[in-house]
RNA sequence: UACUCAUCGAGACCGGCUGAGGGAUAAGGCCCUUAGACGCCGGGGCAACCGCCAGGGCUAACCACACUGGAAAGGUGCCAACUCCUGCGAUGCCCGCCCUGGCGGACGUCGACAGAUGAGCG
Numbered sequence: 001u002a003c004u005c006a007u008c009g010a011g012a013c014c015g016g017c018u019g020a021g022g023g024a025u026a027a028g029g030c031c032c033u034u035a036g037a038c039g040c041c042g043g044g045g046c047a048a049c050c051g052c053c054a055g056g057g058c059u060a061a062c063c064a065c066a067c068u069g070g071a072a073a074g075g076u077g078c079c080a081a082c083u084c085c086u087g088c089g090a091u092g093c094c095c096g097c098c099c100u101g102g103c104g105g106a107c108g109u110c111g112a113c114a115g116a117u118g119a120g121c122g
Stems, first nucleotide, its partner, number of pairs: 001122001003120006013043005021032003027086003044079003049075002052070004057065001083114001088111005094105005
């Protein structure tokens, strides 16, 4: 770095340094921020993805594995806002306009794309 699979409405903050932008991405919206954001460092915490432990159905038995639970002293990850929201497609309901089929708007739902994290693989 490409590909595959799973998940993404839950959860979790202080101190020090720094000093102007930041919230991945074009744009729009909204928000955070000199009462110091973002970032870095230290500590603290959240969380079962991998690994670990126990149970467990299957088996003559064992191994492996679906599944259930435990554990944060192992490897990662995370600690404003749904992945902050929208954008592309489909659709429900309501409203408006032209006019009977479309267009626009408000509020939802589903999917795609993109992204993040983990695991696997080249």
This is a predicted structure of a 122-nucleotide RNA (SAM riboswitch aptamer (S box leader)) from a Gammaproteobacteria bacterium. The model forms 97% of the base pairs in the Rfam consensus. Rfam family: SAM riboswitch aptamer (S box leader). Rfam's curators write: The SAM riboswitch is found upstream of a number of genes which code for proteins involved in methionine or cysteine biosynthesis in Gram-positive bacteria. The SAM riboswitch acts at the level of transcription termination control. The predicted structure consists of a complex stem-loop region followed by a single stem loop terminator region. An alternative and mutually exclusive form involves bases in the 3' segment of helix 1 with those in the 5' region of helix 5 to form a structure termed the anti-terminator form.